[in-house]
RNA backbone atom coordinates (compact mmCIF):
# COMPACT_ATOMS: atom_id res chain seq x y z
P N A 1 -1.78 3.60 3.55
O5' N A 1 -1.47 2.32 2.21
C5' N A 1 -1.74 3.23 0.99
C4' N A 1 -0.93 1.76 0.00
C3' N A 1 -2.12 1.13 0.00
O3' N A 1 -3.43 1.17 -1.03
C1' N A 1 0.00 0.00 0.00
P N A 2 -4.53 1.11 -0.36
O5' N A 2 -4.75 -0.42 -1.32
C5' N A 2 -4.77 -0.64 -2.49
C4' N A 2 -4.84 -2.31 -2.54
C3' N A 2 -5.91 -2.76 -2.25
O3' N A 2 -7.10 -3.07 -3.24
C1' N A 2 -3.93 -4.20 -1.20
P N A 3 -8.87 -3.37 -2.38
O5' N A 3 -8.64 -4.18 -1.64
C5' N A 3 -8.51 -5.47 -2.74
C4' N A 3 -8.53 -6.82 -1.79
C3' N A 3 -9.46 -6.82 -1.15
O3' N A 3 -11.03 -7.15 -1.26
C1' N A 3 -8.23 -7.42 0.68
P N A 4 -12.79 -6.60 -0.74
O5' N A 4 -12.44 -7.56 0.37
C5' N A 4 -12.95 -8.91 0.30
C4' N A 4 -12.76 -9.57 1.87
C3' N A 4 -13.72 -9.35 2.77
O3' N A 4 -14.95 -9.86 2.76
C1' N A 4 -11.49 -9.46 3.65
P N A 5 -16.03 -8.82 3.03
O5' N A 5 -15.88 -9.43 4.83
C5' N A 5 -16.01 -10.98 5.22
C4' N A 5 -15.69 -11.23 6.91
C3' N A 5 -16.44 -10.14 7.74
O3' N A 5 -18.01 -10.89 8.19
C1' N A 5 -14.43 -10.24 8.40
P N A 6 -19.25 -9.69 8.47
O5' N A 6 -18.59 -9.20 9.86
C5' N A 6 -18.27 -10.31 10.87
C4' N A 6 -18.21 -9.48 12.06
C3' N A 6 -18.59 -8.13 12.26
O3' N A 6 -19.71 -8.30 13.22
C1' N A 6 -16.35 -7.75 12.73
P N A 7 -21.26 -7.11 13.32
O5' N A 7 -20.75 -6.33 13.99
C5' N A 7 -20.55 -6.59 15.41
C4' N A 7 -20.23 -4.58 15.76
C3' N A 7 -20.74 -4.03 16.66
O3' N A 7 -21.13 -3.26 17.50
C1' N A 7 -18.95 -3.11 14.84
P N A 8 -21.86 -3.39 18.79
O5' N A 8 -23.10 -3.38 18.40
C5' N A 8 -23.80 -2.03 17.60
C4' N A 8 -25.63 -2.27 17.62
C3' N A 8 -26.06 -3.34 18.78
O3' N A 8 -26.16 -2.61 20.14
C1' N A 8 -27.11 -4.48 17.47
P N A 9 -25.85 -2.93 21.31
O5' N A 9 -27.04 -2.56 22.52
C5' N A 9 -27.67 -1.58 23.03
C4' N A 9 -27.77 -1.14 24.36
C3' N A 9 -27.16 -1.96 25.11
O3' N A 9 -27.28 -1.21 26.62
C1' N A 9 -29.18 -3.34 25.46
P N A 10 -26.39 -0.17 26.90
O5' N A 10 -25.30 -0.96 28.01
C5' N A 10 -24.20 0.30 28.33
C4' N A 10 -23.40 -0.96 29.17
C3' N A 10 -22.72 -2.26 28.90
O3' N A 10 -21.87 -2.17 28.01
C1' N A 10 -24.01 -2.35 30.61
P N A 11 -21.41 -2.76 27.00
O5' N A 11 -20.96 -4.76 27.25
C5' N A 11 -19.97 -5.15 28.35
C4' N A 11 -19.85 -6.46 28.43
C3' N A 11 -20.85 -7.03 26.98
O3' N A 11 -18.47 -7.45 26.78
C1' N A 11 -21.54 -7.78 29.23
P N A 12 -19.04 -7.47 24.86
O5' N A 12 -19.36 -9.26 25.14
C5' N A 12 -19.18 -10.45 25.79
C4' N A 12 -19.70 -11.92 24.99
C3' N A 12 -20.18 -11.77 23.89
O3' N A 12 -18.54 -12.15 23.03
C1' N A 12 -21.77 -12.51 25.71
P N A 13 -18.78 -11.96 21.74
O5' N A 13 -20.84 -11.97 21.40
C5' N A 13 -20.91 -12.34 19.89
C4' N A 13 -22.27 -13.01 19.95
C3' N A 13 -23.19 -12.93 19.09
O3' N A 13 -23.04 -14.34 17.90
C1' N A 13 -24.53 -12.58 20.50
P N A 14 -23.70 -13.37 16.26
O5' N A 14 -24.45 -14.27 16.41
C5' N A 14 -26.12 -13.82 15.68
C4' N A 14 -27.12 -14.41 15.89
C3' N A 14 -28.24 -13.96 15.12
O3' N A 14 -28.53 -14.89 14.20
C1' N A 14 -28.90 -13.74 17.22
P N A 15 -28.25 -14.87 12.61
O5' N A 15 -29.12 -13.68 12.30
C5' N A 15 -30.67 -14.35 12.70
C4' N A 15 -32.03 -13.50 13.03
C3' N A 15 -31.46 -12.12 10.98
O3' N A 15 -32.13 -12.44 10.45
C1' N A 15 -31.81 -11.12 13.45
P N A 16 -31.21 -12.51 9.05
O5' N A 16 -32.68 -13.30 8.13
C5' N A 16 -32.88 -11.83 7.62
C4' N A 16 -33.43 -11.23 5.95
C3' N A 16 -34.22 -12.97 5.35
O3' N A 16 -35.06 -13.00 4.61
C1' N A 16 -32.30 -12.76 4.34
P N A 17 -36.55 -12.51 4.73
O5' N A 17 -36.73 -11.69 3.59
C5' N A 17 -36.15 -10.08 2.21
C4' N A 17 -35.10 -11.49 1.72
C3' N A 17 -35.17 -10.45 0.79
O3' N A 17 -33.96 -9.14 0.84
C1' N A 17 -36.11 -12.59 0.01
P N A 18 -34.39 -8.08 0.60
O5' N A 18 -34.89 -7.27 1.49
C5' N A 18 -34.58 -7.19 2.95
C4' N A 18 -35.02 -6.39 3.77
C3' N A 18 -36.42 -5.96 4.30
O3' N A 18 -37.09 -5.53 5.29
C1' N A 18 -35.96 -3.89 2.96
P N A 19 -38.02 -6.56 6.32
O5' N A 19 -38.58 -5.28 6.66
C5' N A 19 -38.83 -4.30 7.59
C4' N A 19 -40.03 -3.37 7.94
C3' N A 19 -41.02 -4.46 8.32
O3' N A 19 -42.27 -3.73 9.65
C1' N A 19 -42.09 -3.34 6.25
P N A 20 -42.40 -3.87 11.24
O5' N A 20 -40.83 -3.30 11.53
C5' N A 20 -40.53 -1.93 10.41
C4' N A 20 -39.83 -0.96 11.88
C3' N A 20 -40.15 -1.56 13.59
O3' N A 20 -39.26 -0.93 14.27
C1' N A 20 -41.24 -0.03 13.58
P N A 21 -38.61 -1.92 15.39
O5' N A 21 -37.93 -3.18 15.31
C5' N A 21 -38.27 -4.83 15.38
C4' N A 21 -37.18 -5.47 15.94
C3' N A 21 -37.23 -5.38 17.28
O3' N A 21 -38.44 -6.47 17.74
C1' N A 21 -35.14 -5.40 16.70
P N A 22 -38.91 -6.44 19.33
O5' N A 22 -38.77 -8.13 19.93
C5' N A 22 -37.77 -8.54 20.74
C4' N A 22 -36.96 -9.35 20.64
C3' N A 22 -36.01 -10.01 22.07
O3' N A 22 -36.95 -10.70 22.96
C1' N A 22 -34.72 -10.40 20.00
P N A 23 -36.57 -10.70 24.67
O5' N A 23 -35.58 -11.99 24.60
C5' N A 23 -36.36 -13.27 23.86
C4' N A 23 -34.94 -14.06 24.06
C3' N A 23 -33.85 -14.37 25.47
O3' N A 23 -34.08 -15.39 26.24
C1' N A 23 -32.58 -13.86 23.69
P N A 24 -34.11 -14.78 27.66
O5' N A 24 -32.83 -15.08 28.12
C5' N A 24 -32.61 -16.28 27.82
C4' N A 24 -30.86 -16.80 28.50
C3' N A 24 -30.28 -16.06 29.54
O3' N A 24 -30.45 -16.64 30.35
C1' N A 24 -29.15 -15.42 27.49
P N A 25 -30.74 -15.79 32.08
O5' N A 25 -29.39 -15.25 32.79
C5' N A 25 -28.83 -16.05 32.39
C4' N A 25 -27.41 -15.09 32.80
C3' N A 25 -27.34 -14.05 33.60
O3' N A 25 -27.10 -14.22 34.89
C1' N A 25 -26.79 -13.07 31.75
P N A 26 -27.40 -13.78 36.50
O5' N A 26 -27.08 -12.08 36.15
C5' N A 26 -25.85 -11.53 36.38
C4' N A 26 -25.63 -10.34 35.75
C3' N A 26 -26.35 -9.22 36.92
O3' N A 26 -25.96 -8.93 38.34
C1' N A 26 -25.98 -8.74 34.64
P N A 27 -26.87 -8.98 39.45
O5' N A 27 -27.37 -7.67 39.28
C5' N A 27 -26.47 -6.57 39.17
C4' N A 27 -27.35 -5.24 39.37
C3' N A 27 -28.67 -4.61 39.65
O3' N A 27 -28.82 -4.46 40.53
C1' N A 27 -29.08 -4.75 37.08
P N A 28 -29.97 -4.97 41.67
O5' N A 28 -31.27 -4.15 41.32
C5' N A 28 -31.87 -2.84 41.47
C4' N A 28 -32.97 -2.17 41.01
C3' N A 28 -33.93 -3.32 41.65
O3' N A 28 -34.09 -2.66 42.68
C1' N A 28 -34.31 -3.24 39.13
P N A 29 -34.69 -3.15 43.97
O5' N A 29 -36.41 -3.82 43.45
C5' N A 29 -37.38 -2.82 43.75
C4' N A 29 -38.55 -2.99 43.13
C3' N A 29 -39.30 -4.46 43.51
O3' N A 29 -39.83 -3.82 44.50
C1' N A 29 -39.02 -4.43 41.18
P N A 30 -40.18 -5.09 45.91
O5' N A 30 -40.91 -5.95 45.31
C5' N A 30 -42.31 -5.67 45.61
C4' N A 30 -42.88 -7.09 44.87
C3' N A 30 -43.34 -8.35 45.35
O3' N A 30 -43.55 -8.19 46.56
C1' N A 30 -42.32 -8.92 43.03
P N A 31 -43.75 -9.38 47.73
O5' N A 31 -43.92 -10.87 47.09
C5' N A 31 -44.92 -11.48 46.95
C4' N A 31 -45.12 -12.80 46.30
C3' N A 31 -44.59 -13.77 47.30
O3' N A 31 -45.44 -14.29 48.34
C1' N A 31 -43.25 -14.35 45.38
P N A 32 -45.15 -14.27 49.86
O5' N A 32 -44.00 -15.54 49.82
C5' N A 32 -44.46 -16.78 49.14
C4' N A 32 -43.10 -17.60 49.05
C3' N A 32 -42.58 -17.66 50.23
O3' N A 32 -43.31 -18.80 50.89
C1' N A 32 -41.03 -17.67 48.24
P N A 33 -42.46 -18.35 52.81
O5' N A 33 -41.27 -18.39 53.12
C5' N A 33 -40.63 -19.58 52.82
C4' N A 33 -39.45 -19.45 53.59
C3' N A 33 -39.17 -18.66 54.70
O3' N A 33 -39.15 -19.42 56.11
C1' N A 33 -37.17 -18.22 53.30
P N A 34 -40.17 -18.80 57.46
O5' N A 34 -39.53 -17.45 57.56
C5' N A 34 -39.90 -16.66 58.32
C4' N A 34 -39.11 -15.38 59.36
C3' N A 34 -37.64 -14.92 58.37
O3' N A 34 -38.01 -13.89 57.59
C1' N A 34 -36.79 -16.10 60.18
P N A 35 -38.15 -13.77 56.38
O5' N A 35 -36.43 -13.49 55.99
C5' N A 35 -36.10 -12.02 56.52
C4' N A 35 -34.48 -12.16 56.45
C3' N A 35 -33.51 -12.33 54.92
O3' N A 35 -33.95 -11.41 54.29
C1' N A 35 -32.87 -14.27 56.66
P N A 36 -33.78 -11.29 53.09
O5' N A 36 -32.58 -12.16 52.24
C5' N A 36 -31.55 -11.41 52.48
C4' N A 36 -30.15 -12.40 51.77
C3' N A 36 -30.27 -12.92 50.98
O3' N A 36 -29.50 -12.42 49.52
C1' N A 36 -29.75 -14.48 52.35
P N A 37 -29.86 -12.06 48.48
O5' N A 37 -29.60 -14.00 47.77
C5' N A 37 -28.33 -13.57 47.53
C4' N A 37 -27.45 -15.33 47.28
C3' N A 37 -28.73 -16.30 46.32
O3' N A 37 -27.64 -15.81 45.12
C1' N A 37 -28.53 -17.40 48.02
P N A 38 -28.54 -15.57 43.48
O5' N A 38 -29.17 -17.45 43.40
C5' N A 38 -28.32 -18.28 43.38
C4' N A 38 -29.19 -19.78 43.12
C3' N A 38 -30.44 -19.62 42.51
O3' N A 38 -30.36 -20.48 41.03
C1' N A 38 -31.00 -20.60 44.74
P N A 39 -31.36 -19.82 39.67
O5' N A 39 -32.83 -20.06 40.10
C5' N A 39 -32.96 -21.49 39.76
C4' N A 39 -34.41 -21.72 40.15
C3' N A 39 -35.61 -20.92 40.16
O3' N A 39 -35.56 -21.76 38.49
C1' N A 39 -35.84 -20.77 41.67
P N A 40 -36.35 -20.36 37.25
O5' N A 40 -37.53 -20.34 37.63
C5' N A 40 -38.26 -21.17 37.78
C4' N A 40 -39.88 -20.16 38.25
C3' N A 40 -40.51 -19.09 37.21
O3' N A 40 -40.62 -19.17 36.14
C1' N A 40 -40.45 -18.28 39.81
P N A 41 -40.62 -17.68 35.03
O5' N A 41 -41.70 -17.07 35.33
C5' N A 41 -42.91 -17.17 35.50
C4' N A 41 -43.58 -15.64 36.13
C3' N A 41 -43.86 -14.24 35.36
O3' N A 41 -44.58 -14.52 34.39
C1' N A 41 -43.05 -14.27 37.67
P N A 42 -43.70 -13.45 33.46
O5' N A 42 -43.54 -12.13 33.50
C5' N A 42 -44.64 -11.44 33.98
C4' N A 42 -44.51 -10.17 34.33
C3' N A 42 -43.59 -8.65 33.82
O3' N A 42 -44.81 -8.51 33.27
C1' N A 42 -42.56 -8.65 35.89
P N A 43 -43.46 -7.85 31.68
O5' N A 43 -43.27 -6.41 31.58
C5' N A 43 -43.90 -5.23 32.34
C4' N A 43 -43.44 -4.83 32.86
C3' N A 43 -42.10 -3.97 32.06
O3' N A 43 -42.46 -2.58 31.14
C1' N A 43 -41.17 -4.39 34.20
P N A 44 -41.93 -2.03 29.94
O5' N A 44 -40.46 -1.95 30.04
C5' N A 44 -40.48 -0.47 30.90
C4' N A 44 -39.24 -0.17 31.32
C3' N A 44 -38.26 -0.02 30.48
O3' N A 44 -38.07 1.20 30.36
C1' N A 44 -37.01 -1.63 32.07
P N A 45 -37.35 1.61 28.71
O5' N A 45 -35.78 1.42 28.23
C5' N A 45 -35.45 1.79 29.33
C4' N A 45 -33.75 1.69 29.14
C3' N A 45 -33.17 0.76 27.60
O3' N A 45 -32.76 2.25 27.41
C1' N A 45 -32.86 -0.78 28.98
P N A 46 -33.01 2.84 26.17
O5' N A 46 -32.55 1.89 25.11
C5' N A 46 -30.98 1.84 24.96
C4' N A 46 -30.44 1.63 23.33
C3' N A 46 -31.02 2.57 22.66
O3' N A 46 -29.88 3.08 21.32
C1' N A 46 -31.37 0.36 21.63
P N A 47 -29.34 4.32 21.70
O5' N A 47 -29.71 5.10 20.65
C5' N A 47 -29.35 4.91 19.61
C4' N A 47 -30.80 5.43 18.69
C3' N A 47 -30.41 5.01 16.96
O3' N A 47 -30.36 4.13 16.28
C1' N A 47 -31.82 6.87 17.79
P N A 48 -29.98 3.68 14.89
O5' N A 48 -29.26 2.44 15.43
C5' N A 48 -27.97 2.11 16.13
C4' N A 48 -27.10 0.86 15.98
C3' N A 48 -26.41 0.78 14.47
O3' N A 48 -25.75 -0.34 14.89
C1' N A 48 -28.48 -0.94 14.96
P N A 49 -24.25 -0.34 13.44
O5' N A 49 -23.57 0.58 14.06
C5' N A 49 -23.33 1.27 15.27
C4' N A 49 -22.11 2.50 15.92
C3' N A 49 -22.52 3.43 15.22
O3' N A 49 -23.49 4.19 15.53
C1' N A 49 -20.12 2.77 14.78
P N A 50 -24.90 5.43 14.45
O5' N A 50 -23.60 5.94 13.52
C5' N A 50 -22.82 7.68 14.35
C4' N A 50 -21.83 7.90 13.71
C3' N A 50 -22.66 8.51 11.83
O3' N A 50 -23.73 9.72 12.83
C1' N A 50 -20.67 7.99 11.85
P N A 51 -24.83 10.29 11.55
O5' N A 51 -24.17 10.68 10.60
C5' N A 51 -23.68 11.57 10.77
C4' N A 51 -22.92 12.16 9.18
C3' N A 51 -24.09 12.15 7.88
O3' N A 51 -24.91 13.23 7.81
C1' N A 51 -22.47 11.25 7.21
P N A 52 -26.05 13.10 7.34
O5' N A 52 -25.69 13.72 5.51
C5' N A 52 -26.36 12.98 4.81
C4' N A 52 -25.99 12.52 3.42
C3' N A 52 -26.35 11.91 2.38
O3' N A 52 -27.59 12.63 1.40
C1' N A 52 -25.08 10.71 2.64
P N A 53 -28.68 11.99 1.02
O5' N A 53 -29.14 11.34 0.20
C5' N A 53 -28.25 11.79 -1.27
C4' N A 53 -27.77 10.36 -2.06
C3' N A 53 -28.97 9.67 -2.30
O3' N A 53 -30.02 9.91 -3.38
C1' N A 53 -27.58 8.02 -1.56
P N A 54 -31.35 10.02 -3.25
O5' N A 54 -31.60 7.96 -3.68
C5' N A 54 -31.13 8.15 -4.73
C4' N A 54 -31.51 6.33 -4.61
C3' N A 54 -33.21 6.71 -4.88
O3' N A 54 -34.03 5.87 -5.78
C1' N A 54 -31.35 4.58 -3.37
P N A 55 -35.25 6.99 -5.54
O5' N A 55 -35.93 6.10 -4.75
C5' N A 55 -35.76 4.71 -5.20
C4' N A 55 -36.88 4.02 -3.82
C3' N A 55 -38.33 5.01 -3.19
O3' N A 55 -39.45 4.60 -3.98
C1' N A 55 -36.57 3.74 -1.94
P N A 56 -40.31 5.90 -4.06
O5' N A 56 -40.80 6.13 -2.50
C5' N A 56 -42.00 6.89 -2.29
C4' N A 56 -42.36 6.91 -1.04
C3' N A 56 -41.25 6.11 0.01
O3' N A 56 -40.76 7.16 0.85
C1' N A 56 -43.51 4.91 0.19
P N A 57 -39.17 7.20 1.42
O5' N A 57 -39.44 5.67 1.76
C5' N A 57 -39.68 5.97 3.75
C4' N A 57 -39.78 4.84 4.41
C3' N A 57 -38.37 4.30 4.92
O3' N A 57 -37.67 4.76 5.43
C1' N A 57 -40.19 2.53 4.02
P N A 58 -35.84 4.64 5.30
O5' N A 58 -35.51 3.17 5.68
C5' N A 58 -36.26 2.32 6.56
C4' N A 58 -35.30 1.37 7.15
C3' N A 58 -33.82 2.23 7.50
O3' N A 58 -32.75 1.04 8.44
C1' N A 58 -33.13 1.03 5.37
P N A 59 -33.33 1.10 9.91
O5' N A 59 -32.01 0.19 10.48
C5' N A 59 -30.28 0.40 10.74
C4' N A 59 -29.65 -0.73 10.60
C3' N A 59 -29.79 -1.49 9.52
O3' N A 59 -28.71 -0.69 8.45
C1' N A 59 -29.75 -3.07 10.84
P N A 60 -28.92 -0.59 7.01
O5' N A 60 -29.08 -2.18 6.34
C5' N A 60 -27.84 -2.64 6.34
C4' N A 60 -28.07 -4.27 5.76
C3' N A 60 -28.86 -4.42 4.26
O3' N A 60 -28.20 -5.80 4.52
C1' N A 60 -30.88 -4.94 5.72
P N A 61 -26.80 -5.59 3.44
O5' N A 61 -27.64 -4.99 1.90
C5' N A 61 -28.11 -5.78 0.49
C4' N A 61 -28.49 -4.50 -0.39
C3' N A 61 -26.88 -3.36 -0.51
O3' N A 61 -25.64 -4.23 -0.96
C1' N A 61 -28.85 -2.54 -0.79
P N A 62 -24.45 -3.73 -1.06
O5' N A 62 -24.23 -2.85 -1.50
C5' N A 62 -24.30 -2.14 -3.19
C4' N A 62 -24.26 -0.45 -3.34
C3' N A 62 -22.63 0.19 -2.71
O3' N A 62 -21.47 -0.02 -3.42
C1' N A 62 -25.25 1.69 -2.51
P N A 63 -20.65 -0.18 -2.48
O5' N A 63 -20.20 1.42 -2.33
C5' N A 63 -19.67 1.98 -3.61
C4' N A 63 -19.68 3.86 -3.24
C3' N A 63 -18.80 4.25 -2.21
O3' N A 63 -17.59 3.91 -2.71
C1' N A 63 -21.03 5.12 -1.35
P N A 64 -16.46 3.71 -1.91
O5' N A 64 -16.29 4.87 -0.74
C5' N A 64 -15.45 6.39 -1.26
C4' N A 64 -15.73 6.96 -0.42
C3' N A 64 -15.08 7.14 1.09
O3' N A 64 -13.73 7.34 1.12
C1' N A 64 -17.22 7.41 1.81
P N A 65 -12.56 6.80 2.10
O5' N A 65 -13.11 6.94 3.22
C5' N A 65 -13.21 8.46 4.06
C4' N A 65 -13.50 8.04 5.34
C3' N A 65 -13.22 7.61 6.71
O3' N A 65 -11.89 8.04 7.11
C1' N A 65 -15.97 7.66 6.77
P N A 66 -10.73 7.53 7.94
O5' N A 66 -11.70 6.76 9.26
C5' N A 66 -11.87 7.68 10.06
C4' N A 66 -12.29 7.53 11.00
C3' N A 66 -11.78 5.98 12.12
O3' N A 66 -10.48 6.53 12.94
C1' N A 66 -14.21 5.60 11.45
P N A 67 -9.53 5.27 12.87
O5' N A 67 -9.77 4.35 14.14
C5' N A 67 -10.40 4.41 14.87
C4' N A 67 -11.09 3.47 15.93
C3' N A 67 -10.08 1.80 15.92
O3' N A 67 -9.61 2.02 16.48
C1' N A 67 -12.86 1.76 15.18
P N A 68 -8.05 1.13 16.64
O5' N A 68 -8.63 -0.35 16.41
C5' N A 68 -8.95 -1.36 17.16
C4' N A 68 -9.93 -2.43 16.82
C3' N A 68 -8.88 -3.73 16.48
O3' N A 68 -8.20 -3.82 17.43
C1' N A 68 -10.96 -3.46 15.53
P N A 69 -6.60 -4.69 16.79
O5' N A 69 -7.06 -5.92 15.94
C5' N A 69 -7.57 -6.99 16.92
C4' N A 69 -8.44 -8.11 16.16
C3' N A 69 -7.41 -8.30 14.90
O3' N A 69 -6.43 -9.68 15.19
C1' N A 69 -9.22 -8.19 13.70
P N A 70 -4.89 -9.83 14.68
O5' N A 70 -5.15 -10.72 13.63
C5' N A 70 -5.56 -11.52 13.55
C4' N A 70 -5.81 -12.37 11.92
C3' N A 70 -4.58 -12.26 10.93
O3' N A 70 -4.24 -13.46 10.90
C1' N A 70 -7.13 -11.20 10.00
P N A 71 -2.81 -12.97 10.22
O5' N A 71 -3.05 -13.00 8.67
C5' N A 71 -3.21 -14.72 7.99
C4' N A 71 -3.49 -13.95 6.25
C3' N A 71 -2.48 -13.45 5.72
O3' N A 71 -1.19 -14.51 5.40
C1' N A 71 -4.56 -11.95 5.67
P N A 72 0.01 -14.31 5.54
O5' N A 72 0.03 -13.32 3.98
C5' N A 72 -0.10 -13.69 3.40
C4' N A 72 -0.52 -12.72 1.67
C3' N A 72 0.83 -12.03 1.65
O3' N A 72 2.22 -13.04 0.41
C1' N A 72 -0.74 -10.66 1.56
P N A 73 3.17 -12.61 0.87
O5' N A 73 3.87 -11.40 0.59
C5' N A 73 3.71 -10.76 -1.33
C4' N A 73 3.60 -9.21 -1.06
C3' N A 73 5.19 -8.53 -0.66
O3' N A 73 6.28 -8.99 -1.40
C1' N A 73 3.17 -7.47 -0.18
RNA sequence: GCCGGCAUAGCUCAGUUGGUAGAGCAGCGCUUUCGUAAAGCGAAGGUCGGUGGUUCGAUUCCACUUGUCGGCU

Predicted 3D model of a 73-nucleotide RNA (transfer RNA) from a bacterium. The sequence was found in a public genome assembly. It matches the Rfam family "tRNA". The family's RNA type in Rfam is transfer RNA. The prediction has a mean pLDDT of 82.